RNAcentral holds the sequence, with entries from ENA. This is a predicted structure of a 75-nucleotide RNA (transfer RNA) from a Pseudomonadota bacterium. Its mean pLDDT, the model's own confidence on a scale to 100, is 81. The source organism's lineage runs through Bacteria, Pseudomonadati and Pseudomonadota.
RNA sequence: UCCCCAGUAGCUCAGUGGUAGAGCGACGGACUGUUAAUCCGUUGGUCGGUGGUUCGAACCCUCCCUGGGGAGCCA
Repeated sequence: UCCCCAGUAGCUCAGUGGUAGAGCGACGGACUGUUAAUCCGUUGGUCGGUGGUUCGAACCCUCCCUGGGGAGCCA
């Protein structure tokens, strides 16, 4: 320098044009002699950034940033 993959809740990841979700976690409650487990409820987001396409973008396009993988480098 080029190519590919990834970036979404505190963490792990779904969602691939039409109101952003799950599990775990955290908080509160029930239960229990207490804790754990279990159950119920609550809490959750600038969808990496910018501009564009569209009636409508997490999703499509441009450029950039971060992380991972591969190629190249030989003068």
About this RNA
Rfam family: tRNA. By type it is a transfer RNA.